[in-house]
RNA sequence: UCCGAAGUAACUCAGCGGUAGAGUGCUACCACGGUUGGUAGAAGUCGUAGGUUCGAAUCCUACCUUUGGAG
Repeated sequence: UCCGAAGUAACUCAGCGGUAGAGUGCUACCACGGUUGGUAGAAGUCGUAGGUUCGAAUCCUACCUUUGGAG
């Protein structure tokens, strides 16, 4: 330099054009005592900037970070 993969909640990941979710963790309450179970809740400009579209996490372009490969 070229080709590919990944980037979404604190962590691990789903969602592939039509209201952003799950598990774990966190907070409150209840039960119970085994650092166990139940209920409710908070937390995200979807890597950045543009473009397409009535509508973009999702499609297109450039760039950034991580990673695999080629030279």
Predicted 3D model of a 71-nucleotide RNA (transfer RNA) from Bacillus spizizenii.
The coordinates come from a structure-prediction model, not an experiment, and the mean pLDDT is 85.
NCBI's taxonomy places the organism under Bacteria, Bacilli, Caryophanales, Bacillaceae, Bacillus.
Rfam family: tRNA. It is annotated as a transfer RNA.